[in-house]
Context: one part of a larger RNA
RNA sequence: CUGGGCGUAAAGCGCACGCAGGCGGUCGCACAAGUUUGGGGUGACAGCUUCCGGCUUCACUGGAAGAGGACCUCGAAAACUGUGCGACUUGAGGGGUUCAGAGGGACCGAGAAUUCCGGGUGGAGUGGUGAAAUGCGUAGAUAUCCGGAGGAAUACCCAAGGCGAAGGCAUGGUCUGGGAACCACUGACGCUCAGGUGCGAAAGCGAGGGGAGCGAACGGGAUUAGAUACCCCGGUAGUCCUCGCCGUAAACGAUGACCACUAGAUGUGCGGGGUAUCGACCCCCUGCGUGUCGGCGUUAACACUUUAAGUGGUCCGCCUGGGGAGUACGGUCGCAAGAUUAAAACUC
Numbered sequence: 001c002u003g004g005g006c007g008u009a010a011a012g013c014g015c016a017c018g019c020a021g022g023c024g025g026u027c028g029c030a031c032a033a034g035u036u037u038g039g040g041g042u043g044a045c046a047g048c049u050u051c052c053g054g055c056u057u058c059a060c061u062g063g064a065a066g067a068g069g070a071c072c073u074c075g076a077a078a079a080c081u082g083u084g085c086g087a088c089u090u091g092a093g094g095g096g097u098u099c100a101g102a103g104g105g106a107c108c109g110a111g112a113a114u115u116c117c118g119g120g121u122g123g124a125g126u127g128g129u130g131a132a133a134u135g136c137g138u139a140g141a142u143a144u145c146c147g148g149a150g151g152a153a154u155a156c157c158c159a160a161g162g163c164g165a166a167g168g169c170a171u172g173g174u175c176u177g178g179g180a181a182c183c184a185c186u187g188a189c190g191c192u193c194a195g196g197u198g199c200g201a202a203a204g205c206g207a208g209g210g211g212a213g214c215g216a217a218c219g220g221g222a223u224u225a226g227a228u229a230c231c232c233c234g235g236u237a238g239u240c241c242u243c244g245c246c247g248u249a250a251a252c253g254a255u256g257a258c259c260a261c262u263a264g265a266u267g268u269g270c271g272g273g274g275u276a277u278c279g280a281c282c283c284c285c286u287g288c289g290u291g292u293c294g295g296c297g298u299u300a301a302c303a304c305u306u307u308a309a310g311u312g313g314u315c316c317g318c319c320u321g322g323g324g325a326g327u328a329c330g331g332u333c334g335c336a337a338g339a340u341u342a343a344a345a346c347u348c
Stems, first nucleotide, its partner, number of pairs: 003320004007302002012316001014199004021192003025088007033081002035077008048066007091189001092186002095183005103176002106174004110154001115149007125136002162169002204245006213239002218234004256315006264293011297304002321348003330341004
């Protein structure tokens, strides 16, 4: 390389958009590039196969024929692929009606709580722990009442619930993206995607704000043989906002995207229809989503099972014994931290 694989053994890019490329629904007509087939030509020598011969035989070697695969040319066929033309509606799409939702961004508002500040009451403790101590407090704390400031987060509702491509998203209102069902319309306009582009938790970085609570580092008190920890009292960066970087995570369903097919049962979210009813609830059918169980099948087992890890198809990514090593060197990117691409010696 071929092959075999990628939930947990090595292996699915964190996610999406998408050029090139690859692949592509139904019907008809035409062409004949691919395809199949017939004739002709080429197919050097050597080699290979068969036959004949030469060394006693073999190896070796001389001769003849053939095969293999490929190319050129002249015809034939038209199922499939392709190309051109025409048509279709089930794939896809935009429009209309209806519907659900923590989907996103900006702005404006709301209440509870913590902390701080001012004032009142009050007068000795409070706080914290396994027990304590550090800490706070007669310069009046804790407690309690009134007023004010500021920042962050939105209890209950809340659910194995919903939305989003993923990361992720939860107080209310305004603006806006996506999705589902039904209706008519366009008529294959599709799927995937190397490079590329965008998005991308937390931490971290640059500049400027902000800073209530929490809290790496740090200080103190304990514990302990020690305690650079776990517990306690403090506390800076950070956590928050704006703009710009970073580009990584057990970025997980450890399961790429899309399509088709293959028993069911049950819960739940949101639609459509029917039955019933005055109208609903209930019940039945159906669509999309999200869970649990399960037959066939699959699997090394665990398990998966119409949301497949089943049966098939298209395209992409990735793996190929352990360590060395996701490292070195080089390249690219970055302000840096570092990220990405990615070996070898050696060793078992």
This is a predicted structure of a 348-nucleotide part of an RNA (small-subunit ribosomal RNA, central domain) from an uncultured bacterium. The coordinates come from a structure-prediction model, not an experiment, and the mean pLDDT is 85. The RNAcentral record of the full RNA draws on ENA and SILVA. Rfam family: Bacterial small subunit ribosomal RNA. Rfam links the family to the GO terms structural constituent of ribosome and ribosome.